[in-house]
Molecule: SAM riboswitch aptamer (S box leader)
Organism: Taibaiella chishuiensis
């Protein structure tokens, strides 16, 4: 980067280095920022995809539902709904499609 499926209206930040930009990318709004953007570190914390266990199936290897936790461990994620519109349908909200993020795979 490309491909399958899940999810995305919850939730959770303090310090230290830097020093002006950031909020994926267009465009347009709208925000955040020198009371200090990105990025980098270091501690927390959040949340349950994978994992742990527990039910339960099975001879076993393993496993589907569902469910427990001060969930070790592997990720991720800690302003704003994925900040908000873009395309379809709609009065409007609500919906779906795109694209994106992220996990687990598979090639």
């Nucleotide at each position: 980067c490309a491909c399958u499926u899940a999810u995305c209206c919850a939730g959770a930040a303090a310090g230290g280095c830097a020093g002006a930009g950031g909020g994926a990318a267009a465009u347009g709004g709208c925000c955040c920022u020198g009371u200090g953007a990105a990025g980098c570190c270091u501690u927390a914390g959040c949340a349950a995809c994978c994992g742990a266990c527990u039910c339960c199936g099975g001879c076993a290897a393993c496993g589907a539902c569902a469910g427990u936790a001060a969930a070790a461990g592997g990720u991720g994620c800690u302003a704003a709904c994925u900040c908000c519109a873009u395309c379809c349908a709609g009065a409007a909200a609500a919906g779906g499609a795109u694209a994106g993020a992220u996990a687990a795979g598979a090639a």